[in-house]
Context: one part of a larger RNA
RNA sequence: GGCACAUGGUGGAUGCCUUGGGUCUGAGAGGCGAAGAAGGACGUGGUAAGCUGCGAAAAGGCAGGGGGAGCUGCACACGAGCGUUAAAUCCCUGCAUAUCCGAAUGGGACAACCUGUUAUGCUGAAGGCAUAACAUUCCGAAAGGAAAGCCAACCUCCUGAACUGAAACAUCUAAGUAGGGAGAGGAAAAGAAAAUAAUAAUGAUUCCCAAAGUAGUGGCGAGCGAACUGGGAAGAGCCCAAACCAUUGGAGCGUGCUCCAGUGGGGUUAUAGGACCACAUUUAGAAACCGACAUCAAUCUGAACCAUCUGGAAAGUUGGGCCAAAGCAGGUGAAAGCCCUGUAGGGGAAAAUUGUUGGGGACGAGUGGAAUCCUGAGUAGCGCGGGACCGGAGGAAUCUUGCGUGAAUUUGCCGGCACCAUCCGGUAAGGCUAAAUACUCCUCAGACACCGAUAGUGAACCAGUACCGUAAGGGAAAGGUGAAAAGUACCCUGAAUAAGGGAGUGAAAUAGUACCUGAAACCGUGUGCCU
Numbered sequence: 001g002g003c004a005c006a007u008g009g010u011g012g013a014u015g016c017c018u019u020g021g022g023u024c025u026g027a028g029a030g031g032c033g034a035a036g037a038a039g040g041a042c043g044u045g046g047u048a049a050g051c052u053g054c055g056a057a058a059a060g061g062c063a064g065g066g067g068g069a070g071c072u073g074c075a076c077a078c079g080a081g082c083g084u085u086a087a088a089u090c091c092c093u094g095c096a097u098a099u100c101c102g103a104a105u106g107g108g109a110c111a112a113c114c115u116g117u118u119a120u121g122c123u124g125a126a127g128g129c130a131u132a133a134c135a136u137u138c139c140g141a142a143a144g145g146a147a148a149g150c151c152a153a154c155c156u157c158c159u160g161a162a163c164u165g166a167a168a169c170a171u172c173u174a175a176g177u178a179g180g181g182a183g184a185g186g187a188a189a190a191g192a193a194a195a196u197a198a199u200a201a202u203g204a205u206u207c208c209c210a211a212a213g214u215a216g217u218g219g220c221g222a223g224c225g226a227a228c229u230g231g232g233a234a235g236a237g238c239c240c241a242a243a244c245c246a247u248u249g250g251a252g253c254g255u256g257c258u259c260c261a262g263u264g265g266g267g268u269u270a271u272a273g274g275a276c277c278a279c280a281u282u283u284a285g286a287a288a289c290c291g292a293c294a295u296c297a298a299u300c301u302g303a304a305c306c307a308u309c310u311g312g313a314a315a316g317u318u319g320g321g322c323c324a325a326a327g328c329a330g331g332u333g334a335a336a337g338c339c340c341u342g343u344a345g346g347g348g349a350a351a352a353u354u355g356u357u358g359g360g361g362a363c364g365a366g367u368g369g370a371a372u373c374c375u376g377a378g379u380a381g382c383g384c385g386g387g388a389c390c391g392g393a394g395g396a397a398u399c400u401u402g403c404g405u406g407a408a409u410u411u412g413c414c415g416g417c418a419c420c421a422u423c424c425g426g427u428a429a430g431g432c433u434a435a436a437u438a439c440u441c442c443u444c445a446g447a448c449a450c451c452g453a454u455a456g457u458g459a460a461c462c463a464g465u466a467c468c469g470u471a472a473g474g475g476a477a478a479g480g481u482g483a484a485a486a487g488u489a490c491c492c493u494g495a496a497u498a499a500g501g502g503a504g505u506g507a508a509a510u511a512g513u514a515c516c517u518g519a520a521a522c523c524g525u526g527u528g529c530c531u
Base pairs, nucleotide, nucleotide: 001530002529003528004527005526006525007524008523009522015516016480017479020451021450022448023447024446025445026444027443028442029440030439031150032149039101040100041099042055043054044053046078047077050074051073061095062094063093064092065091066090070082071081072080106115107114108113116134117133118132119131120130121129122128136147137146138145139144154185155183156182157181158180159179165172169219195202196201206233207232208231209230210229216224217223237432238431239430240376244265245264246263247262248261249260250259251258252257270410272375273374274373275372276369277368278367279366285363289359290358291357292356293355294354299347300346301345305320306319307318309316321338322337323327329341330340331339381405382404383403384402385401386400387399388398391417412427413426414425415424416423467474468473487515490502491501492500493499
């Protein structure tokens, strides 16, 4: 030095575990904010660095309810206290307090700081102190009110790429996607036919399945891609403008008419309707609000087991029982329906909430006549240029509109894919509208042929931390003693508060706070054999 066996160190794989994650389901909630939010700074404890809580009333104050022997958060120590049968701690609900910054709002500023004016007070005075008011925009005569800022996705509108694909690339595609901006709600948007059809009809919108990868479109390339109709989910319809009447104010005008603006009545549609004239008059049913009932907290009640054996420990074994509207689950020294917490089932105040129901009550209905009047104008249409539709300008309807032009008025007007006729359908140029649909920052309950610490969130642990970067931004590592600290009194070696040897605890200490298991690489020691 090699090999073998044995035994250690180092190291932290593996196994087992789970406080944390992932994906969903069902309910709830879907907002918070000038009554100062979200998010922070600084404080606050007997000792107090951090986290958590709280705010100079500061791990908390007051009230009501619950609860019942312990308590002073994480946090297991010391100290000083509180409480023990009902004023402790604790839990729920409400009220109060709530420094400074932050929309930040008296003014300013390098956020958490500086500094005013007015009024009042200390007070007679102050370069002092205390309290209150004082931003901007909009509405309003004023009094006063509203807005702003934050927030995960979903939604609407405005704006709007490129990579890419076309095996290059320009029309095209990607895609009206990503990104940017504005705004709203618990949903949003859409919505009660100037619809769709086709000689028959349907009857607002939205969503799903089929129709259908069809009809189409397309350097007819790559690709893009409907509708009618059928079946489902849901289901709900309404209000103005105008004509006409009355009236208020103003103007013109020249004393009662016209115009303008407003208010009240009237009226709301295609089988045209309404005004107007005449005649008749009755009753279904919203919301606010009121009453009743139910719903909702902490929390309470809640069945049934003993012995034997093994063991450190019984829930395991064996024997014999019991409960069950409860054999979901978790814990307890191994594996418990009957030990504990619970579970099924019952009970539980006020306010708020939500639901049901009764009242309430806006609005709402008829017949005939036909002379006149009304029925949404810079609109419809057209031209030019764009865009949206399955439709890339095409034979191109329909919808939309930047510029220009510009009707008709019910004997009207629009549409039915150029255009014309017939026929059919509808009634534009005003508005509102629940449900079925989309989403989940958040709360509660539950589930999983999801992960199990290099996995699962970046984060099981004081993590968006440490650290890096001027900044935008990037971004870790790090879990496990034991059933219980019983966490090794005392002695010895040692310079020792290092380390170790005894002793002791424990089932175990090769479980000793570098702590479960403890692989390999790597480094030793002992013995044997070989050289």
Large-subunit ribosomal RNA, domain I from freshwater bacterium LH6-2, 531 nucleotides, folded computationally. RNAcentral holds the full RNA, with entries from SILVA.